[in-house]
Order: sequence, then structure tokens, then C1' cells
RNA sequence: GCGGGUGUAGCUCAACGGGAGAGCUCCAGCCUUCCAAGCUGGUGACGCGGGUUCGACACCCGUCACCCGCU
Repeated sequence: GCGGGUGUAGCUCAACGGGAGAGCUCCAGCCUUCCAAGCUGGUGACGCGGGUUCGACACCCGUCACCCGCU
């Protein structure tokens, strides 16, 4: 330098154009003499900039970071 892949919650991962979710974590409450476990609820995210579309996490372009391969 070229090609490919992955970027979504604190962490690990879903979501094939129309309600952004799960598990673990965290916070509050319940339970318990206390803690743990358990139950209920809650906080919180689409790497960044454009484009297409009535509508984009998803499609297109660029860019950034990481990983793999080639040179």
C1' cells in the first nucleotide's frame, strides 16, 4: 500500500427499512436479625460525518479504531 471482517448499555451479545432488546453488572425497594441468594422496578447505548428513503442500527460513500490476510 491492497483486500476482508467487527464497531449497539459498564461487560458479552441480539435486532434482514417502521416499537433499541437480552444476560451479567449498577441503583432503589421487598424478603432476611445481617449478608448472600431470590422477587419487583429503574438508570443507561446504535464509532464519527454525509447521502438514499415518508422513515436508517440496518442500504450507499467517506472517515476513525481494532482484528485477520496479502504485498

Record summary
The RNA shown here (transfer RNA) has 71 nucleotides and comes from a soil metagenome. The sequence is in RNAcentral, with records from ENA. RNAcentral records the identical sequence in 2 taxa. Its mean pLDDT, the model's own confidence on a scale to 100, is 83.